[in-house]
This is a predicted structure of a 725-nucleotide part of an RNA (large-subunit ribosomal RNA, domain II) from a Deltaproteobacteria bacterium.
Context: one part of a larger RNA
RNA sequence: GCGAGGGAGUUUACCGGUGUGGCAAGGCUAACGCUUUCAAGGCGGCAGCCGUAGCGAAAGCGAAGUUCCCGCAGCCGCUUUGCGGUCAGGGGAAGCGUGUGAAAGCGCGUUAGUCACACCGGUAAGACCUGAAACCAGGCGAGCUACCCCUGGGCAAGGCGAAGCCUUCCUUCCGGAAGGUCGAGGCCUUCCACCGGUUCUAGUCUAUCUGUUCGGGUGACCCGGGGGUAGGCGCGAUAUACGACUCGCGCCUGGAAAUAGCAGGCUCCCCCCGAAGUAGCUCUAAGGCUAGCCUGGCCGGAGAGAGGCAAUAGUGUAGAGAUACUGAUUAGAGGGUACCGGGUCGAGAGAUCUGGCCCUCUUAUCAAACUCCGAAGCUAUUGCCCUCGUAGAUGGCCGGAGUAGGGGCACGUGGGAAAGCCGCGUGUCCUUAAGGGGAACAACCCAGACUCAGGUUAAGGCCCAAAAGUGCCGGUUAAGUGCUAAGCGGAAGGGUGUCUUUGUCCUAAGACAGUGGGGAGGUUGGCUUAGAAGCAGCCAUCCUUUAAAGAGUGCGUAACAGCUCACCCACCUAGGUCAAAGGUCCCGAAAAUAAUCUGGGCUAAAACCGGCCGCCGAUACCUGAGGGCUUCGCUCUGCGAAGAUCCGGUAGGGGGGUGUCCUGGUGGAGAAAAAGCCGCUUUGUGAAAAGCGGUCAAUCCGCCAGGAAUAUGGAUCCUCGCGCU
Numbered sequence: 001g002c003g004a005g006g007g008a009g010u011u012u013a014c015c016g017g018u019g020u021g022g023c024a025a026g027g028c029u030a031a032c033g034c035u036u037u038c039a040a041g042g043c044g045g046c047a048g049c050c051g052u053a054g055c056g057a058a059a060g061c062g063a064a065g066u067u068c069c070c071g072c073a074g075c076c077g078c079u080u081u082g083c084g085g086u087c088a089g090g091g092g093a094a095g096c097g098u099g100u101g102a103a104a105g106c107g108c109g110u111u112a113g114u115c116a117c118a119c120c121g122g123u124a125a126g127a128c129c130u131g132a133a134a135c136c137a138g139g140c141g142a143g144c145u146a147c148c149c150c151u152g153g154g155c156a157a158g159g160c161g162a163a164g165c166c167u168u169c170c171u172u173c174c175g176g177a178a179g180g181u182c183g184a185g186g187c188c189u190u191c192c193a194c195c196g197g198u199u200c201u202a203g204u205c206u207a208u209c210u211g212u213u214c215g216g217g218u219g220a221c222c223c224g225g226g227g228g229u230a231g232g233c234g235c236g237a238u239a240u241a242c243g244a245c246u247c248g249c250g251c252c253u254g255g256a257a258a259u260a261g262c263a264g265g266c267u268c269c270c271c272c273c274g275a276a277g278u279a280g281c282u283c284u285a286a287g288g289c290u291a292g293c294c295u296g297g298c299c300g301g302a303g304a305g306a307g308g309c310a311a312u313a314g315u316g317u318a319g320a321g322a323u324a325c326u327g328a329u330u331a332g333a334g335g336g337u338a339c340c341g342g343g344u345c346g347a348g349a350g351a352u353c354u355g356g357c358c359c360u361c362u363u364a365u366c367a368a369a370c371u372c373c374g375a376a377g378c379u380a381u382u383g384c385c386c387u388c389g390u391a392g393a394u395g396g397c398c399g400g401a402g403u404a405g406g407g408g409c410a411c412g413u414g415g416g417a418a419a420g421c422c423g424c425g426u427g428u429c430c431u432u433a434a435g436g437g438g439a440a441c442a443a444c445c446c447a448g449a450c451u452c453a454g455g456u457u458a459a460g461g462c463c464c465a466a467a468a469g470u471g472c473c474g475g476u477u478a479a480g481u482g483c484u485a486a487g488c489g490g491a492a493g494g495g496u497g498u499c500u501u502u503g504u505c506c507u508a509a510g511a512c513a514g515u516g517g518g519g520a521g522g523u524u525g526g527c528u529u530a531g532a533a534g535c536a537g538c539c540a541u542c543c544u545u546u547a548a549a550g551a552g553u554g555c556g557u558a559a560c561a562g563c564u565c566a567c568c569c570a571c572c573u574a575g576g577u578c579a580a581a582g583g584u585c586c587c588g589a590a591a592a593u594a595a596u597c598u599g600g601g602c603u604a605a606a607a608c609c610g611g612c613c614g615c616c617g618a619u620a621c622c623u624g625a626g627g628g629c630u631u632c633g634c635u636c637u638g639c640g641a642a643g644a645u646c647c648g649g650u651a652g653g654g655g656g657g658u659g660u661c662c663u664g665g666u667g668g669a670g671a672a673a674a675a676g677c678c679g680c681u682u683u684g685u686g687a688a689a690a691g692c693g694g695u696c697a698a699u700c701c702g703c704c705a706g707g708a709a710u711a712u713g714g715a716u717c718c719u720c721g722c723g724c725u
Base pairs, nucleotide, nucleotide: 001722002721003720004719005718006717011125012124013123014122015121016120017119018118019117020116021115022114023113026050027049028048032044033043034042035041054061055060066094067093068092069091070090074086075085076084077083078082095110096109097108098107099106100105128265129264130263131262135255136254137253138252139251140250146229147228148227149226150225151224152223153222154221155219157189158188159187160185164181165180166179167178168177169176170175194216195215196214200211231247233243234242268657269656270655271654272653273652277431278291279290280289281288282287292403293402294400295399296398297397298396299395303388304387305386307385308384309383310382311381312380313379314378315377319373320371321370326367327366328365331362332361333360334359335358336357339356340355341354342353343352344351345350406430407429408428409427410426411425412424413423414422415421435446436445437444450626451625452624453623454622455621456620460616461615462614463600464599465598469613471612472611473610474609475608476607482602483601493587494586495585497584498583499582500581501580502579503578505576506575514571515570516569517568518567520544521543522542525539526538527537550565554563555562627647628646629643630642631641632640633639634638658711660708661707662706663705664704665703666702667701668700669699676695677694678693679692680691681690682689683688
């Protein structure tokens, strides 16, 4: 990994409800007894339980199944889409019982139960199955390891040379020196044995090994044998280390199916409906309770609606505004002056100028907590329409839930630099929604799938991959820009790239550009300066000649000179100059081996903008056939009719079925071959069923009723088998 088998809402008691049945103001027996062919059954059992009266804390008191009104169904009548009468059930009021209260009033009550069976749910129990880490008790362990006790064993070679002792010498004493001897030491070097395990290497093996290197190696050394200490305890040169591959409290068995608000798993089919991810409270936040939203049943009997339009009333958002307030805020003019700052004058008092400040005017701007204004909307009431509703709505009661982690998008809004960010509101979609498009892609576009068949469209597309246009008309782009709806990048800022539109001015009395020529004189203007001559700087900026020429546009010189421009003439020739706006393109533009429009590839397009015609394209729409659902009718296992804008669906509720095993009853099959197993065919919406063939050899099946240890693919499920490494 595969196969087979096993594998998960059960049982008892009580409570609530629904269905069916018995009896009913009553209903039922329990233990047990008697009886019976085992069992089943039958008879008894007067205990007890529930109900028949309530109200009150209690003392206690104690009901009239009453009356009246409205009124559905039914029934009756009529002039019959309806109207009237009577009205069980239903609704309301009064009365009655009781508590409270001075009273009024208010609360509760004013008659259907009970037993059994089945199912749904609740509570107590292991309570759907599997899973802890832990806690406690009683035992088992010191053949591993820690420490201790007893008794033994082991340690090549060399060096240093303590005390003590001997000899000699010095010395007044105490004492000292030298030589020798000696052999101390958690001494030294190297290194067997032995102990260890620092580095590297190899290995992943027998869950700690091999080699290398390294540390200790007469010691707090190492080792054998015998013995001791035990689990909140031992032992510990202390690492919470070690106590048999186990240690921040061992192991085994038991309490025990501990508990788990956590995690995983939970087995056949079809039909109808179909959520929530919110609020309040919570030692609450991964859980609960109540409400909300879903589902089933019953009661009831006529209206219901966040739909549309209109009228009326309310409102202060979007926008807008600024002598309409509050507050902020640009520039300026005029005026004022108690006070504050600064300057000048004055001996000082003070004066004057200026800034702040105040007033008026002009001007430029703002506000969620500003409003002189003010929509669209929204809310309420009424009317009409529409939709839903007697196939029973709105409402009420009861049974069963799930949910209480949400998410995306659009719009509005708070936080944040921002985010596939965090928090709200409204809507929608995904979650629970398949189909078509978007290359792929929960929520973007189209569109809500009962089944089958034929057709038509939607979004999106129509060169090839690939269904349909190498379609038509007009323009733009030369950048492969682009061929991306967005998500999935292209900014500020630049461009005499190019297209379009609008305007200004010049222009055959010749524009613009270009080329040729002129561009002068007073004068080197005055001042300044070493110099200043158009051209450092300051002041002024005139006059003359003229076709025209600045007291000079830039370069230049030490200063001049020189070059050039403005301006004028000529040549030339037809549009030109300047500006604004729009489209498109370019630069701005950097990431790691080529790498992207989905790809190929595409340039009067297969790009972009505007327009037109056709076609393709979905489970959408239309048509035909069939099934289901709901209601009604009947000669009721069924048949027929009618109806809808019906039939996607997770959690979940409801309904109806299939299969397995066993029991009772009944009817059958089988050696002329039962069951099982292997195939094929047919039937059914399906779970499944039937028939046929093969194999096999002794049991099996239908129907009715009852009962379950009743359905497997998953649980790192359990057991066994097989395979691979």

The coordinates come from a structure-prediction model, not an experiment, and the mean pLDDT is 83.